Predicted 3D model of a 72-nucleotide RNA (transfer RNA) from an uncultured Myxococcaceae bacterium. Rfam family: tRNA. By type it is a transfer RNA.

RNA sequence: AGGCGCGUAGCUCAGUGGUAGAGCAUCACCUUGACACGGUGGGGGUCGCCGGUUCAAUCCCGGCCGCGCCUA
Numbered sequence: 001a002g003g004c005g006c007g008u009a010g011c012u013c014a015g016u017g018g019u020a021g022a023g024c025a026u027c028a029c030c031u032u033g034a035c036a037c038g039g040u041g042g043g044g045g046u047c048g049c050c051g052g053u054u055c056a057a058u059c060c061c062g063g064c065c066g067c068g069c070c071u072a
Stems, first nucleotide, its partner, number of pairs: 001071007010024004018055001026042005048064005
């Protein structure tokens, strides 16, 4: 320098056009003499950034940034 893949909650990941979810974590309550486990509920996201397409973009297109792998 080129090619491919990835970037979504604190962490690990789903979701692939119609105003975003799970598990773990965290907080409150229930339970216990207390802790742990368990149960119920809550909070938490500019979906890497900028632009384009569209009535509508996390999703499609272009550029950039970051990470990983491969080639030189």
Description:
Its mean pLDDT, the model's own confidence on a scale to 100, is 83.